[in-house]
RNA sequence: GCUACUAUAGCUCAGUUGGUAGAGCAACGCACUCGUAAUGCGUAGGUCAACAGUUCGAGCCUGUUUAGUAGCA
Numbered sequence: 001g002c003u004a005c006u007a008u009a010g011c012u013c014a015g016u017u018g019g020u021a022g023a024g025c026a027a028c029g030c031a032c033u034c035g036u037a038a039u040g041c042g043u044a045g046g047u048c049a050a051c052a053g054u055u056c057g058a059g060c061c062u063g064u065u066u067a068g069u070a071g072c073a
Base pairs, nucleotide, nucleotide: 001072002071003070004069005068006067007066010025011024012023013022019056027043028042029041030040031039049065050064051063052062053061
C1' cells in the first nucleotide's frame, strides 16, 4: 500500500425481508435472612464509531472517514 471482517448498555453479545433496540452478567431498590451470600421480583442505563446519501421511515442499504483484527504485498 491492497483486501476482508468487526464497531449496538459498564462488560460479553443478539437484533429475521428496512417499520420507533433486547438478553446474560454487572449496578441500584424491594422481598427473603439474626446478618451476609445465594435466590425471587422490579428499576435505571443506548446520539447503534463519525459524517453524508437513498427512503415516508435506516442498527440494517450505499459512499467516505476513524479505530481494531486477520490475510496479501